[in-house]
Context: one part of a larger RNA
RNA sequence: UGACGGGGGCCCGCACAAGCGGUGGAGCAUGUGGUUCAAUUCGACGCAACGCGAAGAACCUUACCUGGGCUUGACAUCUGGGGAAUCCUCUGGAAACAGAGGAGUGCCCGCAAGGGAACCCCAAGACAGGUGCUGCAUGGCUGUCGUCAGCUCGUGCCGUGAGGUGUUGGGUUAAGUCCCGCAACGAGCGCAACCCUUACUCUUAGUUGCCAUCAGGUAAUGCUGGGCACUCUAAGGGAACUGCCCCGGUUAACGGGGAGGAAGGUGGGGAUGACGUCAAGUCAUCAUGGCCUUUAUGCCCAGGGCUACACACGUGCUACAAUGGCCGGUACAAAUGGUUGCAAACCCGCGAGGGGGAGCUAAUCCCAAAAAAACUGGCCCCAGUUCGGAUCGGAGUCUGCAACUCGACUCCGUGAAGUCGGAAUCGCUAGUAAUCGCGCAUCAGCACGGCGCGGUGAAUACGUUCCCGGGCCUGUACA
Numbered sequence: 001u002g003a004c005g006g007g008g009g010c011c012c013g014c015a016c017a018a019g020c021g022g023u024g025g026a027g028c029a030u031g032u033g034g035u036u037c038a039a040u041u042c043g044a045c046g047c048a049a050c051g052c053g054a055a056g057a058a059c060c061u062u063a064c065c066u067g068g069g070c071u072u073g074a075c076a077u078c079u080g081g082g083g084a085a086u087c088c089u090c091u092g093g094a095a096a097c098a099g100a101g102g103a104g105u106g107c108c109c110g111c112a113a114g115g116g117a118a119c120c121c122c123a124a125g126a127c128a129g130g131u132g133c134u135g136c137a138u139g140g141c142u143g144u145c146g147u148c149a150g151c152u153c154g155u156g157c158c159g160u161g162a163g164g165u166g167u168u169g170g171g172u173u174a175a176g177u178c179c180c181g182c183a184a185c186g187a188g189c190g191c192a193a194c195c196c197u198u199a200c201u202c203u204u205a206g207u208u209g210c211c212a213u214c215a216g217g218u219a220a221u222g223c224u225g226g227g228c229a230c231u232c233u234a235a236g237g238g239a240a241c242u243g244c245c246c247c248g249g250u251u252a253a254c255g256g257g258g259a260g261g262a263a264g265g266u267g268g269g270g271a272u273g274a275c276g277u278c279a280a281g282u283c284a285u286c287a288u289g290g291c292c293u294u295u296a297u298g299c300c301c302a303g304g305g306c307u308a309c310a311c312a313c314g315u316g317c318u319a320c321a322a323u324g325g326c327c328g329g330u331a332c333a334a335a336u337g338g339u340u341g342c343a344a345a346c347c348c349g350c351g352a353g354g355g356g357g358a359g360c361u362a363a364u365c366c367c368a369a370a371a372a373a374a375c376u377g378g379c380c381c382c383a384g385u386u387c388g389g390a391u392c393g394g395a396g397u398c399u400g401c402a403a404c405u406c407g408a409c410u411c412c413g414u415g416a417a418g419u420c421g422g423a424a425u426c427g428c429u430a431g432u433a434a435u436c437g438c439g440c441a442u443c444a445g446c447a448c449g450g451c452g453c454g455g456u457g458a459a460u461a462c463g464u465u466c467c468c469g470g471g472c473c474u475g476u477a478c479a
Base pairs, nucleotide, nucleotide: 001479002478007474008473009472010471011470012469013468015464016463019428020427021426022425023424026318027317028316029315030314031313032312033311034309035308042053043052064304065303066302067301068300069299070298073127077126078125079123080122081121082120083119086103087102088101089100090099091098092097107116108115109114129293130292132291133290134289138287139286140282141281142280143278145276150189151188152187153186154185155184156165157164158163169180170179171178195270196269197268198267200238201237202236203235204234205233206232209228210227214225215224216223241264244258245257246256247255248254320421324380325379326378327377328376329375337367338366341360342359346355347354348353387418392413393412394411395410396409397408398407434456435455436454437453438452439451440450
């Protein structure tokens, strides 16, 4: 100087406690291990791998397997020769591919001969190619401790030196935040602020909004004229700073209470991640050193596989019911997407859906949304049930060249386990948890996952003894 302790002191964090809801039991979805397989491609493995890369594996993707083929190659540059490119037909064939035959002449220079550019074929090699290996050779990017409050430097001073001091101490803070003190005085990266969003308001602007006001019209509707008041939209300002008052405190930093205010003591949320740690992750995003391969570890194609299934684990969904299930009636969002797209009315179908095509290149009008929980009326009467919906049989719809392996959905029938879950374990402190639906990306199709949006809307926190993680000081057996 560090590291470490079942040493000490101080202090934080949904760390415990106080609460609410789960997971662990069931069925299914999904990922992983294992096993199996011709192949079940590869990577990720405590926290920090396991609904992870994958924001979409039927073919493609695809990297794997089987079989069939190609070799200067699917792709780049160069050389020589030939031909425009291109299109059609036949044979083998599952296709790729191999073989044969036919049609066909464009652009630029030039009178022409001919030459040139693009493209195709043949030949020879230089080379291409590799999702082959090494993340322990690397760049870049990322996770993590941790949004924890730390990590350092210059000069000075102290020490033979490693190094110390500053950064320790007394207070205080979310904070190495600030104040006071001090052989230190300053500074940098971090903290905070500056950025975005949300909450209030003003100005500006009105093809959204409004009967607010005036007029017209309707079965009804901002529907029309008209108007920007309000809502809203989006650009610029204002506003919050412990600014004011009281108390405490060292007269300080600051803390407690109060007023005013839409908002109060970093207002809520986000973006932002110091020096470094884990030879953490990624050679399969990309780039790249070295090694390996080169008629194959490259390339093309068809089919299969990644979807297997005695099992084990993780993450979720649906439930076990009566604050519930079913039937009927009915009201209120936000945010988003739409022209190879979203699609209304109307018609057909029990339904998925089909026909139809108005309207919309979108603050409008248009469309899907459109409602759900909730409210209300009725039935059910505690039962494996009018709970629960797995599984299976049949009949269909849609997408797509094609749903057998292996899609989603609909209808009829079938109705399994499950009566609240052992040891253990997870999330959450407020518009949060819980609960309810809606949208988007990917996408032909496929969402219980992911990312967002709003609706309804709690309980509890005495406290820091204990568990976990972390910060500061101190002590010492250790290096």
Model confidence (mean pLDDT): 81 of 100. A computed fold for a 479-nucleotide part of an RNA from an uncultured bacterium, annotated as small-subunit ribosomal RNA, 3' major domain. The full RNA is in RNAcentral, with records from ENA, Greengenes and SILVA.